[in-house]
Glycine riboswitch aptamer from Listeria floridensis, 91 nucleotides, folded computationally. Its Rfam family is "Glycine riboswitch aptamer". Clan: Glycine riboswitch clan. Rfam links the family to the GO term glycine biosynthetic process. Model confidence (mean pLDDT): 82 of 100. The organism belongs to Listeria, within Bacteria. RNAcentral holds the sequence, with entries from Ribocentre.
RNA sequence: GUGAGUGUAAGCAGAGAGACUGCUCUAGCAGCGCCGACGGGGAAAGCAUGGACUAUGUGAAACUCUCAGGCAAAAGGAUGCUUAUAGGACG
Repeated sequence: GUGAGUGUAAGCAGAGAGACUGCUCUAGCAGCGCCGACGGGGAAAGCAUGGACUAUGUGAAACUCUCAGGCAAAAGGAUGCUUAUAGGACG
């Protein structure tokens, strides 16, 4: 035994990029230009398998691609902190 990691909930903080053009006219559609910190895709070392110096599988991110999404405000938003709760010694 109320500690650690983690999950859930709430509160606070929270970046980036055209208030672009045209049609419509709250919103949307089209065009061009951009963004990455929701989501999604990719795959390194290593490991494993089988063959013999190559193949297959597995393999992460805040990296990368921008599919979706976003580019005034609002909303959303990775992540951080606090509280509560679950949990239990891994502190």